Background:
The RNA shown here (FMN riboswitch aptamer (RFN element)) has 118 nucleotides. Of the family's consensus pairs, 93% are formed in the model. It was read from a public genome assembly, where an Rfam model found it.
RNA sequence: GAUAAAACUCAGGGCAAGGUGAAAUUCCUGACCGGCGGUAAACCCCGCGAACUGCGUAGCAGUAUGAACUAGUGAAAUUCUAGUGGCGACAGUAAAGUCUGGAUGGAAGAGUUCUUUA
Numbered sequence: 001g002a003u004a005a006a007a008c009u010c011a012g013g014g015c016a017a018g019g020u021g022a023a024a025u026u027c028c029u030g031a032c033c034g035g036c037g038g039u040a041a042a043c044c045c046c047g048c049g050a051a052c053u054g055c056g057u058a059g060c061a062g063u064a065u066g067a068a069c070u071a072g073u074g075a076a077a078u079u080c081u082a083g084u085g086g087c088g089a090c091a092g093u094a095a096a097g098u099c100u101g102g103a104u105g106g107a108a109g110a111g112u113u114c115u116u117u118a
Base pairs, nucleotide, nucleotide: 006113007112008111009110010109017029018028019027031098032097033088034087035048036047037046038045043086044085052062053061054060055059068084069083070082071081072080090101091100092099
């Protein structure tokens, strides 16, 4: 230095200010937010994770879960810059990406330590 095993740690953000109303952070104006891996740096390119259903040991399958274009620079960008758009599980409740709840949970994954073997 490499391989394998084990233990441990970490692992999600957001309605300001107004309007209507008996009641809305749920409607309206407007504001704000963007997990993990890959790749020129990505909410909307590819893949993964959380929720639900079926079988069920592991896990597999399905549903839901989605959404982007234009111009510029460059060797390389649907990732950068500029512009204009769009999207966001389930349950509760005046209809919710942002409140409350399942969740002091789970998890993609990131890291640390120790040991063994060659």